[in-house]
RNA sequence: GGGUCCUUAGCUCAGUGGAUAGAGCAACCGCCUUCUAAGCGGUCGGUCGUGCGUUCGAGCCGCACAGGACCCG
Numbered sequence: 001g002g003g004u005c006c007u008u009a010g011c012u013c014a015g016u017g018g019a020u021a022g023a024g025c026a027a028c029c030g031c032c033u034u035c036u037a038a039g040c041g042g043u044c045g046g047u048c049g050u051g052c053g054u055u056c057g058a059g060c061c062g063c064a065c066a067g068g069a070c071c072c073g
Stems, first nucleotide, its partner, number of pairs: 001072007010025004018056001027043005049065005
């Protein structure tokens, strides 16, 4: 230098172009328990890497850039 893949909550990850973007774990509150753990219920937490485009409508499609993994030279 070229190519492929990835980037969504604190972490691990879902998410047919159409709804209010979800789950588990973590955190916080409560129930239970003599206490802790476990269990149960709830709450909080998101500029969907950045920007521009396509579209009536983009987390999803296109382009550029940034970061990461791997391959080729």
This is a predicted structure of a 73-nucleotide RNA (transfer RNA) from Leptolyngbya sp. FACHB-36. The coordinates come from a structure-prediction model, not an experiment, and the mean pLDDT is 80. The organism belongs to Leptolyngbya, within Bacteria.